This is a predicted structure of an 88-nucleotide RNA (c-di-GMP-I riboswitch aptamer) from gamma proteobacterium symbiont of Bathyaustriella thionipta.
Formats: sequence, C1' cells, structure tokens
RNA sequence: UUGUUGAAAAGCCACACCAGCAGCAAUGCUGGGUCGGAAAGCCUCGGGUCUUCACGGAUGAAUCAGAGAAGACGGCUGGGUUGCCUAG
Repeated sequence: UUGUUGAAAAGCCACACCAGCAGCAAUGCUGGGUCGGAAAGCCUCGGGUCUUCACGGAUGAAUCAGAGAAGACGGCUGGGUUGCCUAG
C1' cells in the first nucleotide's frame, strides 16, 4: 500500500410517528424525531413487494387470482460502483 475483518475512536445516516408541500395513488421532499444500520452512500440490470389504468375469468355482492402498460420502494433482496477508521 492492497485485501479481509469489525474491537476502539472520530463521525455519518435516520424506522415509526408528527407538521407542511407535491402526487390519482404507492410514495417522495423539507423540518422535528431516533427504531435501527458497517455502506441504511449512489445505480432499477435480475428477482420481489406495492400503486394507478384498461382487459377478460370466478363470484349473489364484497372480493380473489391471472396477464399487459406506466410508476414507487436502494431501510425487501441479488448485483454493480464509490467511500471513513484500522485492534487483530
């Protein structure tokens, strides 16, 4: 120096919830908050979940599963990529 690891130290992010704003919605942003996180930094390429709009099927209805399009979730997961410290 690099890799692995995650004990210590310095820090970092911010679940739920509340307020405001945007959106048909999922949800996102800002402020508060602090459940947790070793990438809970970034990226929808694969899977998954959720929302909206048509479709036909079952059903007395509510509803349920299926397939299509558009979107959301990176704190669902696989993967890609970048980064702080350094006991062993």
Lineage of the source: Bacteria > Pseudomonadati > Pseudomonadota > Gammaproteobacteria.